[in-house]
Molecule: SAM-I/IV (S-adenosyl methionine) riboswitch aptamer
Organism: Rhizobium sp. Q54
RNA sequence: GCACGUCAUCAAGAGAUGGGUCGACGCCCACGCCAACCUGCCGACCGGGCAAGGUGGUUUUGCGAAAGCAGAUGUGGCUCCUCGGAGCAACGAAGCGGCAAGCG
Numbered sequence: 001g002c003a004c005g006u007c008a009u010c011a012a013g014a015g016a017u018g019g020g021u022c023g024a025c026g027c028c029c030a031c032g033c034c035a036a037c038c039u040g041c042c043g044a045c046c047g048g049g050c051a052a053g054g055u056g057g058u059u060u061u062g063c064g065a066a067a068g069c070a071g072a073u074g075u076g077g078c079u080c081c082u083c084g085g086a087g088c089a090a091c092g093a094a095g096c097g098g099c100a101a102g103c104g
Base pairs, nucleotide, nucleotide: 007074008073009072010071015031017030018029019028020027021026032058033057034056037054038053039052040050041049042048045098046097047096061070062069063068077088078087079086080085
């Protein structure tokens, strides 16, 4: 690094936009919006917050009486590389409560 697995969620929320494609359903791209899973920021940690970077979503996951099973999404990104590692970016947003360490 990949695969499997684990764990979390499947409540709520959000386009009557533009374009491509298709017989149609639908799919894809751009922009906007929503959410807050990862990274980042708010001082280490917890809570809470922000929404910049990476995903996802933009309309109710399916079956089942239930337990549960299945499925979906997430479990950062990029560059270089001698493949061991090295490096880079992350807002003009938020800048709070608790509580450590350190200093005076």